[in-house]
């Protein structure tokens, strides 16, 4: 160096999840890679890797190690979208307050301020008006039991005469009605009325003094308040990124690898 037969090894790997931890079933990636049984109300190990049978290959294209590259997963961060909660901040909105910067209004035909008086407010009195009652006045008003006069008729009487008295007429009581005026009494959601007293903070007003401000409608400023929730803040879901970290299949490159016999 060649041939034959073996042995270690290999016949897929990885991610998240699960688990005290590890591997597997299930999900996902890679991409082709012996087979049978077991397993999410999980299965099997517990210190080296799924466990238990069967098979193929075998020292290299196939096994082992290192490096490069990065499919994919996971975590973080950034951005976008959509719900959700908040109301500290910003903007816009609303009402309020504040000062008087601007516009406007009032003011030398006198602002603000001051003094004196009146009113507004309270308690009385008078007068008027209005309303109720009464009186007065007017009208009406009794079959008999009111009055006057009482025809007729009745009664008494010898007569003269006398007595009671219906109807009618006249009048009147209670009552009923009217009432513009008059008198009286009571009342009030009564008065461009008179008068006495009290009160007088504010407001209105008259006279006088003083001599230049007053006001706050609008704009702007400032202050706190309210509502809203666009920005903003918190949290959630989905998407996305030549980003960061981590794991990392496949691929590529480099290196390594046993025993026996024979020639």
């Nucleotide at each position: 160096u060649c041939g034959u037969g073996c042995u270690a090894g290999a016949c897929g790997g990885g991610g998240a999840g699960c688990u005290g931890g590890c591997g597997g079933u299930g999900c996902c990636c890679u991409g082709u890679a012996c087979u049978c049984g077991c397993a999410a109300u999980c299965c099997g190990c517990u210190g080296u890797a799924g466990c238990g049978g069967g098979g193929u290959u075998g020292a290299a294209u196939u096994c082992c190690c290192u490096c490069u590259c990065u499919a994919g997963g996971u975590g973080g961060c950034g951005c976008c979208u959509u719900g959700u909660g908040g109301g500290a901040c910003u903007a816009g909105c609303g009402a309020c307050g504040u000062g008087a910067c601007g516009u406007g209004g009032c003011g030398u035909u006198g602002a603000c301020g001051g003094u004196c008086g009146g009113g507004u407010c309270c308690c009385g009195c008078g007068c008027g008006g209005c309303g109720g009652g009464g009186a007065a006045c007017c009208g009406u008003g009794a079959a008999c039991c009111c009055g006057g006069u009482c025809a007729g008729g009745a009664c008494c009487g010898g007569a003269a005469g006398g007595u009671a008295g219906c109807a009618g007429c006249c009048g009147u009581a209670a009552g009923c009605g009217g009432c513009a005026c008059u008198c009286u009494u009571c009342g009030g959601g009564u008065g461009a009325c008179g008068u006495g007293g009290g009160g007088c903070a504010g407001c209105c007003u008259g006279a006088c003094c003083c001599g230049a401000g007053c006001u706050a409608a609008c704009g702007a400023g400032c202050g706190g308040c309210g509502a809203c929730a666009a920005g903003c803040c918190g949290g959630a879901a989905g998407g996305u990124g030549u980003c960061c970290a981590u794991c990392g299949a496949a691929a590529g490159a480099g290196g390594g690898u046993g025993c026996a016999c024979g020639a």
A computed fold for a 263-nucleotide RNA from a Thermomicrobiales bacterium, annotated as Bacterial large signal recognition particle RNA. It matches the Rfam family "Bacterial large signal recognition particle RNA". Its family is annotated with SRP-dependent cotranslational protein targeting to membrane, signal sequence recognition and signal recognition particle, plasma membrane targeting in the Gene Ontology. About the family: The signal recognition particle (SRP) is a universally conserved ribonucleoprotein involved in the co-translational targeting of proteins to membranes. The model forms 94% of the base pairs in the Rfam consensus. Its mean pLDDT, the model's own confidence on a scale to 100, is 77. The sequence is in RNAcentral, with records from ENA. The organism belongs to Thermomicrobiales, within Bacteria.